[in-house]
RNA sequence: CGCUGCUCAGAGCAAACCCGCCGAAAGGCGGUGACGCAGAGCCACGGGGCUACCGCGAGUCCGCUCGCCACGUCCGCCGGGCCGCCAGC
Repeated sequence: CGCUGCUCAGAGCAAACCCGCCGAAAGGCGGUGACGCAGAGCCACGGGGCUACCGCGAGUCCGCUCGCCACGUCCGCCGGGCCGCCAGC
């Protein structure tokens, strides 16, 4: 340096539920809690998922309802990029 994660050590992260806060929502943050994770560290770059305040269109009993839309969100969906621990080869 490359490949691999069978083995070792020390650590690390934290799903769901519940509580608080933020947000229109998806979702996020903090607490609690561990389902799991060898990149479950970081980046929305490609694909994909989720949401639809605004906007556009339609309807309307004029209260609102429905449809479309990412500029929102998810890196713990897949791929890619950056950086990185230990061990084995």
c-di-GMP-I riboswitch aptamer from a Gemmatimonadota bacterium, 89 nucleotides, folded computationally. The organism belongs to Gemmatimonadota, within Bacteria. The sequence was found by an Rfam model in a public genome assembly. It matches the Rfam family "c-di-GMP-I riboswitch aptamer". Rfam's curators write: GEMM was predicted in a large-scale screen for bacterial structured RNA regulatory elements.